[in-house]
RNA sequence: GGGGGGGUAGCUCAGUGGGAGAGCACUACGCUGAAGACGUAGGGGUCGCGUGUUCGAUUCACGCCCUCCCCA
Numbered sequence: 001g002g003g004g005g006g007g008u009a010g011c012u013c014a015g016u017g018g019g020a021g022a023g024c025a026c027u028a029c030g031c032u033g034a035a036g037a038c039g040u041a042g043g044g045g046u047c048g049c050g051u052g053u054u055c056g057a058u059u060c061a062c063g064c065c066c067u068c069c070c071c072a
Base pairs, nucleotide, nucleotide: 001071002070003069004068005067006066007065010024011023012022013021018055026042027041028040029039030038048064049063050062051061052060
């Protein structure tokens, strides 16, 4: 330098045009002598950044950034 995968909650990840989600973690309550486990409820997101397409973008196009793999 060229090609490809990935970037979404604290962590691991789903979601491929119209509701932003799951598990774990965290907080409160119940339970317990206490804790764990379990149960109920709850908080937490510029969907990497920008521009464009569209009535509408996490999703499509282009550019850039970060990361992993391959080629040279």
The RNA shown here (transfer RNA) has 72 nucleotides and comes from an uncultured archaeon. The sequence was found in a public genome assembly. Its mean pLDDT, the model's own confidence on a scale to 100, is 85. It matches the Rfam family "tRNA". Gene Ontology term of the family: triplet codon-amino acid adaptor activity. By type it is a transfer RNA. About the family: Transfer RNA (tRNA) molecules are approximately 80 nucleotides in length.